[in-house]
Context: one part of a larger RNA
RNA sequence: UGACGGGGGCCCGCACAAGCAGCGGAGCGUGUGGUUUAAUUCGAUACUACGCGAAGAACCUUACCUGGUCUUGACAUGCAAGUAGUAGAAGCCUGAAAGGGUGACGAGAUAGCAAUAUCAGCUUGCACAGGUGCUGCAUGGCUGUCGCCAGCUCGUGUCGUGAGAUGUUGGGUUAAGUCCCGCAACGAGCGCAACCCCUGUGUCCUGUUGCCAGCCUCGCAAGAGGGGAACUCUGGACAGACUGCCCCGCUUCAACGGGGAGGAAGGUGGGGAUGACGUCAAGUCAGUAUGGCCCUUACGACCAGGGCUGCACACGUACUACAAUGCCCGGUACAGUGGGCUGCAAACCAGCAAUGGGGAGCAAAUCCUAAAAACCGGGCCCAGUUCAGAUUGUCGGCUGCAACUCGCCGGCAUGAAGCUGGAAUCGCUAGUAAUGGCGCAUCAGCUACGGCGCCGUGAAUACGUUCCCAGGCCUUGUACA
Numbered sequence: 001u002g003a004c005g006g007g008g009g010c011c012c013g014c015a016c017a018a019g020c021a022g023c024g025g026a027g028c029g030u031g032u033g034g035u036u037u038a039a040u041u042c043g044a045u046a047c048u049a050c051g052c053g054a055a056g057a058a059c060c061u062u063a064c065c066u067g068g069u070c071u072u073g074a075c076a077u078g079c080a081a082g083u084a085g086u087a088g089a090a091g092c093c094u095g096a097a098a099g100g101g102u103g104a105c106g107a108g109a110u111a112g113c114a115a116u117a118u119c120a121g122c123u124u125g126c127a128c129a130g131g132u133g134c135u136g137c138a139u140g141g142c143u144g145u146c147g148c149c150a151g152c153u154c155g156u157g158u159c160g161u162g163a164g165a166u167g168u169u170g171g172g173u174u175a176a177g178u179c180c181c182g183c184a185a186c187g188a189g190c191g192c193a194a195c196c197c198c199u200g201u202g203u204c205c206u207g208u209u210g211c212c213a214g215c216c217u218c219g220c221a222a223g224a225g226g227g228g229a230a231c232u233c234u235g236g237a238c239a240g241a242c243u244g245c246c247c248c249g250c251u252u253c254a255a256c257g258g259g260g261a262g263g264a265a266g267g268u269g270g271g272g273a274u275g276a277c278g279u280c281a282a283g284u285c286a287g288u289a290u291g292g293c294c295c296u297u298a299c300g301a302c303c304a305g306g307g308c309u310g311c312a313c314a315c316g317u318a319c320u321a322c323a324a325u326g327c328c329c330g331g332u333a334c335a336g337u338g339g340g341c342u343g344c345a346a347a348c349c350a351g352c353a354a355u356g357g358g359g360a361g362c363a364a365a366u367c368c369u370a371a372a373a374a375c376c377g378g379g380c381c382c383a384g385u386u387c388a389g390a391u392u393g394u395c396g397g398c399u400g401c402a403a404c405u406c407g408c409c410g411g412c413a414u415g416a417a418g419c420u421g422g423a424a425u426c427g428c429u430a431g432u433a434a435u436g437g438c439g440c441a442u443c444a445g446c447u448a449c450g451g452c453g454c455c456g457u458g459a460a461u462a463c464g465u466u467c468c469c470a471g472g473c474c475u476u477g478u479a480c481a
Base pairs, nucleotide, nucleotide: 001481002480003478004477005476007475008474009473010472011471013469015465016464019428020427022425026320027319029317030316031315032314033313034311035310042053043052064306065305066304067303068302069301070300073128077127078126079125080124081123082122083121088105091102092101093100094099108119109118110117111116130295131294133293134292135291139289141284142283143282144280146278151190152189153188154187155186156185157166158165159164170181171180172179196272197271198270199269201239202238203237204236205235207233211228212227215226216225217224218223242266245260246259247258248257249256322421326380327379328378329377330376338369339368340367343362344361348357349356350355387418392413393412394411395410396409397408398407434457435456436455437454438453439452440451
């Protein structure tokens, strides 16, 4: 100087408390451990691994296993030699395929009159390719975490023999090393804040595919056609918020507390992007790059089938429930983000349905996806039920070369556990939690109940900082570095 203390002081954070809804019990989905296996490829392992890499494992992917094959190679560059009945190739033989064998027929570009030369292709040979083989404790790059915590430093000066200190401590204040005052310090940098994006209000501009107040025409009406530029909206420019103004309190100052005016918005308005010096030899050699080591008729390459989906168990994380604030049936309103040509697909028809037929329209503010659902009326009457839906049987549909291992969806039947969950434990402070549906990426299809977004309905509670956890500043002890 740090680090640490079941030392002290001050202060913060959904850290506790106050609340709401969960997890832990059940079934199922998914990941992991374990176990099994020919293989169940590899990595991630307290917080910071475990719906994680994986925004899509039937084949492929695929790295694993078994079997069958290839050896200048699936891919790149170079050198040497060869190359016209040569390479290749319909077909044929073999084979599960890959591969191997045989083969009618049978090849290019440039320069040159031509011979020929060069290039391309091919063959042989040699250099080499190739490796998801090892080392993340050799590395780059990127990332997690402490932590969006308020810290981390430097120059000059001063002090100290020196390591170092000072500044950065102190008194206030702040979300903040934010600002003020004081001070042997004076300044500065990286962070904080602001500048950026979205959202909330208004003005101007913009009017098609969007809008329809007023006017005309048609129509019973819905609406359509004219037309309009008001409104909503589209998306560009600007305005707006600064404790700026007023009052009270407290004030040297900086500020702070309470109230008010105006305002769409008030004290950082809400959200995002942005993550200081560093820490964990944290993670990643399997995204790519890369040093070293290792393999080279194999640790490279191709193919078929299997495996990654195995199942006595254990854990994490989700979903669905255990019901009446509910379930079933019927009726019927109101969204937003998005996506669409190998695509989205309307009307209409068939089917109980999945789906099939059909194909208008749309490269889309135009058409389609599209039905939003929670909402409203009737039935059920507290029961393992008209709750719950696992499991199983059977019949169908779709994608795809192919659904046995191992896909999804529909119909009928079957109806299991489950009556609110021990110890323990997680999230959340407002348009939040809870709850309801909708969209997208990946993608032939899908094991999505995951992830990322969108809108609808919409709470409760916070006395407070004693305690638990994490952290910041000062101080103290130390035989630790």
A computed fold for a 481-nucleotide part of an RNA from a metagenome, annotated as small-subunit ribosomal RNA, 3' major domain. The full RNA is in RNAcentral, with records from SILVA.